[in-house]
RNA sequence: UCGUUAUCAAGAAAGGUGGAGGGACUAGACCCUAUGAAACCUUAGCAACCCUUUCCCGUAAAGAAGGUGCUACAUUCUAUCACGACAAUGUCGUGACAGAUAACAA
Numbered sequence: 001u002c003g004u005u006a007u008c009a010a011g012a013a014a015g016g017u018g019g020a021g022g023g024a025c026u027a028g029a030c031c032c033u034a035u036g037a038a039a040c041c042u043u044a045g046c047a048a049c050c051c052u053u054u055c056c057c058g059u060a061a062a063g064a065a066g067g068u069g070c071u072a073c074a075u076u077c078u079a080u081c082a083c084g085a086c087a088a089u090g091u092c093g094u095g096a097c098a099g100a101u102a103a104c105a106a
Base pairs, nucleotide, nucleotide: 001106003104004103005102006101007100008099013043014042015041016040017039021032022031023030026079027078028077044071045070046069049067050066051063052062053061054060076098081095082094083093084092085091086090
């Protein structure tokens, strides 16, 4: 880097450096940001994918030292594609594409 599988409506902060952007791409009459954006560092926290233990060995339970990951009052902010329903140029639901994270394999 490519692929496969699983999850994505919950949860969780502060300080320092920095100095204008950020919320993946695309589009937003949306949102955050000089009461400091991105990025980096430190500590803390959340979670439970790997991990450890137990068992009735499964869609199980517990743990949190380690490997990650994450910590917007926002659903993966919403939309975009397909199908369906309805009180019908909108609302809702399901799914897909795509994305993020973990594990595995090449």